[in-house]
Context: one part of a larger RNA
Molecule: small-subunit ribosomal RNA, 3' major domain
Organism: uncultured bacterium
RNA sequence: UGACGGGGGCCCGCACAAGCGGUGGAGCAUGUGGUUUAAUUCGAUGAUACGCGAGAAAUCUUACCUGGGUUUGACAUUUAGUGGAAUUGUAUAGAGAUAUGCAAGGUACUUGUACCCGCUAAACAGGUGCUGCAUGGCUGUCGUCAGCUCGUGCCGUGAGGUGUUGGGUUAAGUCCCGCAACGAGCGCAACCCCUACUGCUAGUUACUAACAGGUUAUGCUGAGGACUCUAGCGGAACUGCCGGUGACAAACCGGAGGAAGAUGGGGAUGACGUCAAGUCAUCAUGGCCCUUAUGUCCAGGGCAACACACGUGCUACAAUGGUUGUAACAAAGUGAUGCGAAAUCGCAAGAUGAAGCAAAACGCAGAAAUGCAAUCGUAGUUCGGAUUGGAGUCUGAAACUCGACUCCAUGAAGUUGGAAUCGCUAGUAAUCGCAUAUCAGCACGAUGCGGUGAAUACGUUCCCGGGCCUUGCACU
Repeated sequence: UGACGGGGGCCCGCACAAGCGGUGGAGCAUGUGGUUUAAUUCGAUGAUACGCGAGAAAUCUUACCUGGGUUUGACAUUUAGUGGAAUUGUAUAGAGAUAUGCAAGGUACUUGUACCCGCUAAACAGGUGCUGCAUGGCUGUCGUCAGCUCGUGCCGUGAGGUGUUGGGUUAAGUCCCGCAACGAGCGCAACCCCUACUGCUAGUUACUAACAGGUUAUGCUGAGGACUCUAGCGGAACUGCCGGUGACAAACCGGAGGAAGAUGGGGAUGACGUCAAGUCAUCAUGGCCCUUAUGUCCAGGGCAACACACGUGCUACAAUGGUUGUAACAAAGUGAUGCGAAAUCGCAAGAUGAAGCAAAACGCAGAAAUGCAAUCGUAGUUCGGAUUGGAGUCUGAAACUCGACUCCAUGAAGUUGGAAUCGCUAGUAAUCGCAUAUCAGCACGAUGCGGUGAAUACGUUCCCGGGCCUUGCACU
């Protein structure tokens, strides 16, 4: 100087408390450990691994296993020799890779070169092989915490200190005052995006108040530029105004006006550093290793196994509910190898069909919770839906291992969950559905979107984490 303390002081955070809803019990989904296996590829492992890499494992992916092939190679560049345009179709053998035939085909011109494809030879290729404790890059975490430093000066023999401490204040090393310090940098804040109000401009594919036409009905049509909305440029909020407190400061408390009030709400943004944190399997890369194999091609299998243990979720255990009928109201997306309407068929998944649409135009597309009406009456039930049998649909070359969905039948466990433990402070929690990426097909996951919409916070004694000052110290 730091680190540490079951030392002290001050302060903060869904840290506790006050509340609401969960997990831990059940069934299923998914990840992990373990076990098993020919293989169950590899990585991630307290917080900071475990619906994580993977934003889609039937083949492919695929790295693993078994078997069958191959050795200048599946891929790149170059050289020498040699043969042929390239290319396309087809037959046989085979699980295929591949091998052997047949046929078509005849490039540019300078007639032996160029391009392309084989064969031989040589340099070389190749490696998801090892080392993240050799590395770059990227990332997690402390933590969006308020800190981390430098120049000159001053103090100290020196390591170092001062500044950065003190008095107030703030979300903030934010600002003010003081001070052997005076300044500055990286952080904070602001500048960026979305959202809430409004003006101007513009008016189609969006809109429809007035006028007119028309319909069973509808901005349907003429028309309009008012409204909604769209999307570009502006305005608006700054403690600006008033009162009080304060040190005449910074600031704090209350109020007015206002769509919005004290960083309005959200996002992006992550200082010096810590954990030899993670990643050699995104990529790049030093070193080491393999080179008829640890490279490469193919078929099948595996990554999906199952006495068990854990994490994360979904569905429930019902009446604030289930079922049936009927009537409403979104936002944000996406569509050409695409989205696919109406109509018809099917109980349904879906099929036929083909209008329209590169989309404010057409489609996906019925939002669902909700309202109204009816029924069920506390039951393992008209709750719950696992499991299993049968029949089908769709995608795909192919659903046995191993897809999703539909219908009929079946109808497990489960009656609110021990110790313990998690999230959340407002349009939040809880609850309800919708869309998208991935994608042939497959979503209870992820990422977004809107609908309905609470309770509680006395307070900081305690638990956890953090910041500043100070003290002790057998550690540095």